A computed fold for a 73-nucleotide RNA from a Verrucomicrobiota bacterium, annotated as transfer RNA. The prediction has a mean pLDDT of 83.
RNA sequence: GGGCCGGUAGCUCAACGGUUAGAGCAGUCGACUCAUAAUCGAUAGGUCGCAGGUUCAACUCCUGUCCGGCCCA
Numbered sequence: 001g002g003g004c005c006g007g008u009a010g011c012u013c014a015a016c017g018g019u020u021a022g023a024g025c026a027g028u029c030g031a032c033u034c035a036u037a038a039u040c041g042a043u044a045g046g047u048c049g050c051a052g053g054u055u056c057a058a059c060u061c062c063u064g065u066c067c068g069g070c071c072c073a
Stems, first nucleotide, its partner, number of pairs: 001072007010025004018056001027043005049065005
């Protein structure tokens, strides 16, 4: 330098172009308990890596770019 994959909540990951972006774990509050853990209920938490473009509408499609991993040279 070229190619492929990935980047979404604190962590691990979902999300046929459509209605409000979700799950598990972690956090907070409560129930239960003498107490803790476990369990159960509730709750908070996101510029969907960044910038453009296409579209009535983009996490999703296209282009550029940044970061990480793998391969080729």
Annotation
NCBI's taxonomy places the organism under Bacteria, Pseudomonadati, Verrucomicrobiota. Its Rfam family is "tRNA".